The prediction has a mean pLDDT of 82.
Predicted 3D model of a 248-nucleotide part of an RNA (large-subunit ribosomal RNA, domain VI) from Cafeteria roenbergensis.
The full RNA is in RNAcentral, with records from Rfam.
The organism belongs to Cafeteria, within Eukaryota.
[in-house]
Context: one part of a larger RNA
RNA sequence: UGUAAGAAAAUUGAGAGAAUCCGACCUUAGUACGAGAGGACCGGGAAGGGCUAACCUCUGGUGGAUCAGUUGUUGAAAGGCAUUGCUGAAAAGCUAAGUUAGUAAUGAAUAAUUAUUGAAUUCAUAUAAAUAAGAAGUCAAUCUCAAAAAAAAUUUUCUUUUAAAGUUCGUGAAAGACUAUCACGUUGAUAGGCCUAGGGUGUAAUUUGUGUAAACAAUUUAGCUAAAGGUACUAAUGAAACUGUAAU
Numbered sequence: 001u002g003u004a005a006g007a008a009a010a011u012u013g014a015g016a017g018a019a020u021c022c023g024a025c026c027u028u029a030g031u032a033c034g035a036g037a038g039g040a041c042c043g044g045g046a047a048g049g050g051c052u053a054a055c056c057u058c059u060g061g062u063g064g065a066u067c068a069g070u071u072g073u074u075g076a077a078a079g080g081c082a083u084u085g086c087u088g089a090a091a092a093g094c095u096a097a098g099u100u101a102g103u104a105a106u107g108a109a110u111a112a113u114u115a116u117u118g119a120a121u122u123c124a125u126a127u128a129a130a131u132a133a134g135a136a137g138u139c140a141a142u143c144u145c146a147a148a149a150a151a152a153a154u155u156u157u158c159u160u161u162u163a164a165a166g167u168u169c170g171u172g173a174a175a176g177a178c179u180a181u182c183a184c185g186u187u188g189a190u191a192g193g194c195c196u197a198g199g200g201u202g203u204a205a206u207u208u209g210u211g212u213a214a215a216c217a218a219u220u221u222a223g224c225u226a227a228a229g230g231u232a233c234u235a236a237u238g239a240a241a242c243u244g245u246a247a248u
Base pairs, nucleotide, nucleotide: 005159006158007157008156009155010154011153015145016144017143018142021049022048025045026044027043033038050103051102052101053100054099055098059096060095061094062093066089067088068087069086070085071082072081073080074079106140107139108138113133114132115131116130165243166242167241168240169185170184171183172182173181190235191234192233193231194230195229196228199225200224201223207218208217209216210215
């Protein structure tokens, strides 16, 4: 852009893609078989490896807007700077070595192959008529995408001329280079602030006490705090513009 009005949702599935892996163990059973040595098919069970996907409760990693210790320097403090100055921890997020799930069951038509009945050819012959069995392969089944499938699908709802609907704009994150997507815009928890109990760090500052002093102790499981929940205090305008103007 099209799908002969415009829109908002929900579907179908022509078709396409992905996956479909492996051995060992227990049992059947020391059974069938075999003189013995040895030693099964079929069936049942339960773990594992490989591969794939999702996730972060656990175990770890990381964690440069969290907390603490500490050296030099800035006169002290506070705050800076020195690779994040160095060091020890660490919420969220991301993540694997972690967790969970799948790789299953089944059917159809077949290959090699194996048959039944059976003539041509009075026998024989799985084949000529007719009828079967048979593979990790094929087609389904499973998962994902899929109405641009031109036979351009279906259903529901809205609008009928300043329409419906959408965009700009603003607050943002489950999203993100930008864009887009998604959430929200007072009929509001979208972000910030504030409050709260947890998680993290590890006992702040001040003051007091002890000691000549460095320092130690008490106040104090303190102070600070990224994630969560609550709360309209702040910002999402009592504003404005634009698209849309339609049934050959």